[in-house]
Context: one part of a larger RNA
RNA sequence: GAUGAACGCUAGCGGCAGGCUUAACACAUGCAAGUCGAGGGGCAUCGCGAGGUAGCAAUACUUUGGCGGCGACCGGCGCAAGGGUGCGUAACGCGUGAGCAACUUGCCCGCAACAGGAGAAUAACCCGGAGAAAUUCGGACUAAUACUCCAUAGCAACUUCGAGGGGCAUCUCUCGGAGUUUAAAGCUUCGGUGGUUGCGGAUAGGCUCGCGUAACAUUAGUUAGUUGGUAAGGUAACGGCUUACCAAGACGAUGAUGUUUAGGGGUUCUGAGAGGAAGAUCCCCCACACCGGAACUGAGACACGGUCCGGACUCCUACGGGAGGCAGCAGUGAGGAAUAUUGGACAAUGGUCGGAAGACUGAUCCAGCCAUGCCGCGUGAAGGAAGACGGUUCUAUGGAUUGUAAACUUCUUUUGACAGGGAGCAAUAAUACCGACGUGUCGGUAGAUGAGAGUACCUGUGGAAUAAGCAUCGGCUAACUCCGUGCCAGCAGCCGCGGUAAUACGGAGGAUGCAAGCGUUAUCC
Numbered sequence: 001g002a003u004g005a006a007c008g009c010u011a012g013c014g015g016c017a018g019g020c021u022u023a024a025c026a027c028a029u030g031c032a033a034g035u036c037g038a039g040g041g042g043c044a045u046c047g048c049g050a051g052g053u054a055g056c057a058a059u060a061c062u063u064u065g066g067c068g069g070c071g072a073c074c075g076g077c078g079c080a081a082g083g084g085u086g087c088g089u090a091a092c093g094c095g096u097g098a099g100c101a102a103c104u105u106g107c108c109c110g111c112a113a114c115a116g117g118a119g120a121a122u123a124a125c126c127c128g129g130a131g132a133a134a135u136u137c138g139g140a141c142u143a144a145u146a147c148u149c150c151a152u153a154g155c156a157a158c159u160u161c162g163a164g165g166g167g168c169a170u171c172u173c174u175c176g177g178a179g180u181u182u183a184a185a186g187c188u189u190c191g192g193u194g195g196u197u198g199c200g201g202a203u204a205g206g207c208u209c210g211c212g213u214a215a216c217a218u219u220a221g222u223u224a225g226u227u228g229g230u231a232a233g234g235u236a237a238c239g240g241c242u243u244a245c246c247a248a249g250a251c252g253a254u255g256a257u258g259u260u261u262a263g264g265g266g267u268u269c270u271g272a273g274a275g276g277a278a279g280a281u282c283c284c285c286c287a288c289a290c291c292g293g294a295a296c297u298g299a300g301a302c303a304c305g306g307u308c309c310g311g312a313c314u315c316c317u318a319c320g321g322g323a324g325g326c327a328g329c330a331g332u333g334a335g336g337a338a339u340a341u342u343g344g345a346c347a348a349u350g351g352u353c354g355g356a357a358g359a360c361u362g363a364u365c366c367a368g369c370c371a372u373g374c375c376g377c378g379u380g381a382a383g384g385a386a387g388a389c390g391g392u393u394c395u396a397u398g399g400a401u402u403g404u405a406a407a408c409u410u411c412u413u414u415u416g417a418c419a420g421g422g423a424g425c426a427a428u429a430a431u432a433c434c435g436a437c438g439u440g441u442c443g444g445u446a447g448a449u450g451a452g453a454g455u456a457c458c459u460g461u462g463g464a465a466u467a468a469g470c471a472u473c474g475g476c477u478a479a480c481u482c483c484g485u486g487c488c489a490g491c492a493g494c495c496g497c498g499g500u501a502a503u504a505c506g507g508a509g510g511a512u513g514c515a516a517g518c519g520u521u522a523u524c525c
Base pairs, nucleotide, nucleotide: 001524002523003522005521006520007519008518009517012377013376014375015374016373017372018370019369020335025333026332027331029330030329031328034077035076036075039074040073042070043069046068047067048066049064050063051062052061053060054059084288085287086286093213094212095211096210097209098208099207100206103205104204108201109200110199111198112197113196114195116150117149118148119147126139127138128137129136130135156181157180158179159178160177161176162175163174164173165172166171186193187192214260215259216258221251222250223249226248227247228246229245230244231243232242233241263285264284265283266282267278268277269276270275290311291310292309293308294307313324314323315322316321341367343366344365345364349363350361351360352359353358380411381410382409383408390402391401392400393399394398417461418460419459420458421457425452431446432445433444434443435442436441437440469514470513471512472511473510474495475494476493480509481508482507483506484505490497491496
């Protein structure tokens, strides 16, 4: 000098930041991922319309999917993002620079081509059964952008033949011929929107390599899928990735192997620098999701709020059997020196779905708590000597000091109190009008919506009013006297103080330093 700090004493305000460093310990409760009716059958519920019954009527009851809409269900997209944590990992994990002639990429953009026909089911609903529940079984019916089959198709894939070009070894690109295989879906307000195939782009990822990347040699030898080859399998793709066979290799004092520790980087702290130390907040990458293992679905996961199996733990049970996973946001217990609210809103920014309106969003934006830090402001300003009273002290009728300090006079009102006004953050959506292209897209103008919040800020009223502590004073080190104590009580970072005049202990007066903080402790340079 620094800190994600803690402790002691003290404490007026604001702005900006930060806030479980310990038990990746266990978790009550609520919320954190849905959305689309412009894919579908339907109608549990609400409203409208129509019909019926009762009533003079209001109304009540009831029927009806006709309409708005819509619980549950089938289907699509999303749930692989966003958010959390740092257990593991000394590794192509990360950083940096290259490569893939060895690869994939939903949604998005551009280009080209296509969409003919047929069929079988199933959920919901209905009926019935089992069970305490979770849930589940059977029967009958029905739809689709769900599923299946046939047709058509090439610049697609595979096999094969020929020609030409290129390179980086395996090779690769272009052109032409033959054969085999594979596609689709509708909805519509008729404008569109969606579907299928192929090529290209963008974005995102996968893999490989050079270099760098902790400690210990009181760890010296290690390795059998091990190192290489052939063949096959597998993968989006290369590869002992896997398997069979063959060879006997491969790594190592330029530190293999082992053990210990550790997420890495941008950065942060310190330092003149070189270096040393750290990896909180924010950003990028990695790993993990009660512990261990596995795959399914999918463009993408071996998936935090999905599935299955094993394990530990907790809970429900009718004892037969079931349920769960906060290292999401709050919150609880425990651990600890120690770390916050079971708050508000989708107004903004962004995300998912949707044609849109909109819905969802503990991402995010805000508010709450905490002097935890940094920065700023205030606790008054000017004048004022009888140098007052009181305190302390001395060489004591007197001086010194507290001290311009106070009183007193004049002034100001930051802040605080009260009253009044009061933002920016809002860009646009629906819709309307105008214009352009040319018949729905774009541009312009108008046009709802604010959680924070009556907050920030501004104005006025009155009044010095509401606001100072902490540590130190022997030397290092700025600041000295008196009293008490008497090697006691105590102090102390080091040297050292204290045994009767202690500037070193305790108190007082005074002084010094910093100041809404000050000191102590811990750690780093």
Molecule: small-subunit ribosomal RNA, 5' domain
Organism: uncultured Bacteroidota bacterium